Predicted 3D model of a 75-nucleotide RNA (c-di-GMP-I riboswitch aptamer) from a Planctomycetaceae bacterium. Lineage of the source: Bacteria > Pseudomonadati > Planctomycetia > Planctomycetales > Planctomycetaceae. The coordinates come from a structure-prediction model, not an experiment, and the mean pLDDT is 91. It was read from a public genome assembly, where an Rfam model found it.
RNA sequence: GACCGAGAAGGGCAAACCGACCGCGAGGUCGGGGCGCAAAGCCACGGGCCCCUAGCGGGUAGCCGGGUUACCGAA
Numbered sequence: 001g002a003c004c005g006a007g008a009a010g011g012g013c014a015a016a017c018c019g020a021c022c023g024c025g026a027g028g029u030c031g032g033g034g035c036g037c038a039a040a041g042c043c044a045c046g047g048g049c050c051c052c053u054a055g056c057g058g059g060u061a062g063c064c065g066g067g068u069u070a071c072c073g074a075a
Base pairs, nucleotide, nucleotide: 004073005072012037013036017032018031019030020029021028022027035062041068042067043066045065046064047063048060049059050058051057052055
């Protein structure tokens, strides 16, 4: 350094649901809240699923794959 992920350490993120706001909608943002997560950081490249004003349109990265960045360090 790479692979790997523990009964380690410091922590991080935040499902459902509730409130406010944005959006035709899927959904998103903020606050509360924790189901969970070793990339549940980021990217719509491929597949899937979802929405619509049906297009060279939009959403989902916590659906799967892929890319890329990263804390710690037992076996």